[in-house]
Context: one part of a larger RNA
Molecule: small-subunit ribosomal RNA, 5' domain
Organism: uncultured organism
RNA sequence: GAACGCUGGCGGCGUGCCUAAUACAUGCAAGUCGAACGAGAAGCCUUGGAUUUAUCUAAGGUGGAGAGUGGCGCACGGGUGAGUAACACAUGGCUGACCUGCCCCUCAGAGGGGGACAACCGGUGGAAACGCCGGCUAAUACCCCAUGCUUGCGUCCGGGUUAGAGGCCGGAUGCAGAAAGGCCGAGGCGCUGAGGGAGGGGGCUGUGGACCAUCAGCUAGUUGGUAGGGUAACGGCCUACCAAGGCGAGGACGGAUAGGGGGCCUGAGAGGGUGACCCCCCACACGGGCACUGAGACACGGGCCCGACUCCUACGGGAGGCAGCAGUAAGGGAUAUUGCGACAAUGGGCGAAAGCCUGACGCAGCAACGCCGCGUGGAGGAUGAAGGCCUUCGGGUUGUAAACUCCUUUUCUGUGGGAAGAGGAAGGACGGUACCACAGGAAGAAGUCUCGGCUAACUACGUGCCAGCAGCCGCGGUAAAACGUAGGAGGCGAGCGUUAUCC
Numbered sequence: 001g002a003a004c005g006c007u008g009g010c011g012g013c014g015u016g017c018c019u020a021a022u023a024c025a026u027g028c029a030a031g032u033c034g035a036a037c038g039a040g041a042a043g044c045c046u047u048g049g050a051u052u053u054a055u056c057u058a059a060g061g062u063g064g065a066g067a068g069u070g071g072c073g074c075a076c077g078g079g080u081g082a083g084u085a086a087c088a089c090a091u092g093g094c095u096g097a098c099c100u101g102c103c104c105c106u107c108a109g110a111g112g113g114g115g116a117c118a119a120c121c122g123g124u125g126g127a128a129a130c131g132c133c134g135g136c137u138a139a140u141a142c143c144c145c146a147u148g149c150u151u152g153c154g155u156c157c158g159g160g161u162u163a164g165a166g167g168c169c170g171g172a173u174g175c176a177g178a179a180a181g182g183c184c185g186a187g188g189c190g191c192u193g194a195g196g197g198a199g200g201g202g203g204c205u206g207u208g209g210a211c212c213a214u215c216a217g218c219u220a221g222u223u224g225g226u227a228g229g230g231u232a233a234c235g236g237c238c239u240a241c242c243a244a245g246g247c248g249a250g251g252a253c254g255g256a257u258a259g260g261g262g263g264c265c266u267g268a269g270a271g272g273g274u275g276a277c278c279c280c281c282c283a284c285a286c287g288g289g290c291a292c293u294g295a296g297a298c299a300c301g302g303g304c305c306c307g308a309c310u311c312c313u314a315c316g317g318g319a320g321g322c323a324g325c326a327g328u329a330a331g332g333g334a335u336a337u338u339g340c341g342a343c344a345a346u347g348g349g350c351g352a353a354a355g356c357c358u359g360a361c362g363c364a365g366c367a368a369c370g371c372c373g374c375g376u377g378g379a380g381g382a383u384g385a386a387g388g389c390c391u392u393c394g395g396g397u398u399g400u401a402a403a404c405u406c407c408u409u410u411u412c413u414g415u416g417g418g419a420a421g422a423g424g425a426a427g428g429a430c431g432g433u434a435c436c437a438c439a440g441g442a443a444g445a446a447g448u449c450u451c452g453g454c455u456a457a458c459u460a461c462g463u464g465c466c467a468g469c470a471g472c473c474g475c476g477g478u479a480a481a482a483c484g485u486a487g488g489a490g491g492c493g494a495g496c497g498u499u500a501u502c503c
Stems, first nucleotide, its partner, number of pairs: 002499005009374006015367002017331001022329003026326003031072003036069002043062008079284003089208007098201003103197007111145004120135006151176009182189003211255002217247003222244008259281004263274004286307005309320004337364001339363003346360001347358004377407004387398004411444001412440006421430001447492005452473003458487005468475002
């Protein structure tokens, strides 16, 4: 964040599975770069050959599809709230114990060499998924050598800082460690080492914020030490050995509940309640575990294993994960379109760019779900018409209400015009929308709840402790202002009531 009943004209702005973190058909949601690299299909052109014209075929050129190597991205963006009572969050510190791709600044550099693996070709297994064997090949892929600074590590010397230290500064020495001179070519984009920055992140810590004591004792990597491993980094994080500690009524341990905050609701405030939408942080991605790659993950649309479930199978074996956007089933009182944009805007990824991708996003659709605005007509109109209801039968009331007369056209309908949003031209999903003009005609637009007291609004009839009402008090057993209907009245009004919940 509502739902239900009755009712319902329009617009703007918001909001919309609170339940089954149940299961999911289908489509889409993360790609991009040919200016890193090899290879290159279809089609088209030229030439030659064959020929029953159609056509086939060879070579060359053009062309660039799909796939492959490589780079960057895929750790963002989007979803959900299961778990978590915890340094998870909030706030204040510390990091002399740390990391940081892309971006910015500064300095320096890029010398020489090598071997592969895909694609491809040949063979081969399998129903498929997917492989296996042999052979060829390129690079900004991989490897080796060189050079190497203020870089890392070890040893030594000195300096100042500090509570202290492994941090900082200066020096010596040993060891170790680079690169792609590639791509386009005007000039650029890149590559390597080092230092600094910005932004981002890891870790530690003080304090703060929930319930149960009908949970009182808890603990074996447990608490500390030494050594080592591991990490970007401190640490019992992990291992071995040694010691016997550590926590607890200032609530340990256990249980039940719960994502936290900014905020939101309420209240004069103090406080109480809450954590939908939007923003920040955290956690999770079928349940559980694990690592790989990488600057960054233990990785929603990557991998492996176990499990449950679903599907395919030739029975040997395979495939899958909507808590992304739509949508389906189920659950439920209950929550929307398998829409538009070959992305117009904002933002993001890749690219030199053109551009491509983007269910982020921008819009549209549905829903009175909420807030706000507008309308359903205005003025006049008494013989107080008819009808209804009541009546003491005189009348009263509905009631200026209607009719009727004059007027207006918001809105509506029709026609015509028609945007801004797009930073110099073109380029707009929304959209022929908003808006404007003209024409038409009061024309198309009112309900719902209540009327005993609280509480604003009363009579008649029906019923007869029945049928029923009800938030509390309580009404109903023959004159019921409390039930039902009617007339009238009161409240609110495109809403009005009811239920749930909070103050």